[in-house]
RNA sequence: GCCCCUGUGGUGUAACGGAUAACGCGUUGGCCUCCGGAGCCAGAAAUUCAGGUUCGAUUCCUGACAGGGGUA
Numbered sequence: 001g002c003c004c005c006u007g008u009g010g011u012g013u014a015a016c017g018g019a020u021a022a023c024g025c026g027u028u029g030g031c032c033u034c035c036g037g038a039g040c041c042a043g044a045a046a047u048u049c050a051g052g053u054u055c056g057a058u059u060c061c062u063g064a065c066a067g068g069g070g071u072a
Base pairs, nucleotide, nucleotide: 001071002070003069004068005067006066007065010025011024012023013022018055027043028042029041030040031039048064049063050062051061052060
């Protein structure tokens, strides 16, 4: 250089092209409690970037960027 795969909260993963992007862990506040690191309730927090297709894109297409793998 070329080819293939991946990119979603702090972290690990979901989401036939369709309603408010869901769940575990973590985190914040509250409740409970002799105490909380257990239990319960509530909250904050994410689609790598730029275009395109579409009534509608996390999903499909193109390019870029980043990571991983293969190849001379």

Predicted 3D model of a 72-nucleotide RNA (transfer RNA) from a Candidatus Zixiibacteriota bacterium. RNAcentral holds the sequence, with entries from ENA. The prediction has a mean pLDDT of 81. Its Rfam family is "tRNA". Rfam describes the family as follows. Transfer RNA (tRNA) molecules are approximately 80 nucleotides in length. Their secondary structure includes four short double-helical elements and three loops (D, anti-codon, and T loops). Further hydrogen bonds mediate the characteristic L-shaped molecular structure. tRNAs have two regions of fundamental functional importance: the anti-codon, which is responsible for specific mRNA codon recognition, and the 3' end, to which the tRNAs corresponding amino acid is attached (by aminoacyl-tRNA synthetases). tRNAs cope with the degeneracy of the genetic code in two manners: having more than one tRNA (with a specific anti-codon) for a particular amino acid; and 'wobble' base-pairing, i.e. permitting non-standard base-pairing at the 3rd anti-codon position. The family's RNA type in Rfam is transfer RNA.